[in-house]
RNA sequence: CGCGAAAAAGGCAAACUAGACGAAAGUUUAGGACGCAAAGCUAUGGGUCUAAAAUUGUCGUAAGACAAUCAUGACUGCCAGGCCGCCCAUG
Numbered sequence: 001c002g003c004g005a006a007a008a009a010g011g012c013a014a015a016c017u018a019g020a021c022g023a024a025a026g027u028u029u030a031g032g033a034c035g036c037a038a039a040g041c042u043a044u045g046g047g048u049c050u051a052a053a054a055u056u057g058u059c060g061u062a063a064g065a066c067a068a069u070c071a072u073g074a075c076u077g078c079c080a081g082g083c084c085g086c087c088c089a090u091g
Stems, first nucleotide, its partner, number of pairs: 001091001004087001011036002016031006034077001040083003044080003047075003054069006
């Protein structure tokens, strides 16, 4: 340099439970470990989730209800890209 076998020092923490926030998706704190060599950071491209607001439609005297579309809301533990990084057999 490169790779990710094995190990050490350590690190992170799925589901689930409880509290808080949120319309929701989800986030966060504590507990908890299914897993992870980038499960560190970043919504940049794809993808996925949600639909409060908005638009359109239907019903309704109206208030409003329902449906469809839609990210400006999210997810990096879905796949890539960018940035940074511990250890290390063989080569």
About this RNA:
c-di-GMP-I-GGC riboswitch aptamer from a Chloroflexota bacterium, 91 nucleotides, folded computationally. Taxonomically the source falls in Chloroflexota (Bacteria, Bacillati). It was read from a public genome assembly, where an Rfam model found it.